[in-house]
RNA sequence: GGACCCGUAGCUCAGCGCGAGAGCGGGGGACUGAAAAUCCCCUGAUCCCGGUUGGACUCCGGGCGGGUCCA
Repeated sequence: GGACCCGUAGCUCAGCGCGAGAGCGGGGGACUGAAAAUCCCCUGAUCCCGGUUGGACUCCGGGCGGGUCCA
């Protein structure tokens, strides 16, 4: 330098163009003599800039960052 893949919550990951979700984590509560386990409630995110569209996490372009391979 080139090709491909990836970037969503504190972490690991889902997400047929129209609802942003799960598990773990964190906070509170129930239960217990007290804990553990279990159950309930709450918590918090789309890498950046443009474009397309009535509408974009999703499609397109350019950046930035990470990974694998080639040179």